[in-house]
RNA sequence: GCCCCCGUAGCCCAACGGCAGAGGCAGCGGACUCAAAAUCCGUCCAGUGUCAGUUCGAAUCUGACCGGGGGCA
Numbered sequence: 001g002c003c004c005c006c007g008u009a010g011c012c013c014a015a016c017g018g019c020a021g022a023g024g025c026a027g028c029g030g031a032c033u034c035a036a037a038a039u040c041c042g043u044c045c046a047g048u049g050u051c052a053g054u055u056c057g058a059a060u061c062u063g064a065c066c067g068g069g070g071g072c073a
Stems, first nucleotide, its partner, number of pairs: 001072007010025003018056001027043005049065005
């Protein structure tokens, strides 16, 4: 330098172009316990890497960047 893949919550991970986005872990509150662990109930946390474009409508499609990983040279 070229090619490919990935980027969504503190972490992991979903979501036909159509409800401003599901779930798990963690956190917080509670139940249970002598106390804890485990378990159960409740709850908080994201406008999806950035900027544009397409579209009635974009996490999703397109472009350019940024970051990470892999391959070739």
The prediction has a mean pLDDT of 80. This is a predicted structure of a 73-nucleotide RNA (transfer RNA) from Pseudonocardia oroxyli. The sequence is in RNAcentral, with records from ENA and Rfam. Lineage of the source: Bacteria > Bacillati > Actinomycetota > Actinomycetes > Pseudonocardia. It matches the Rfam family "tRNA".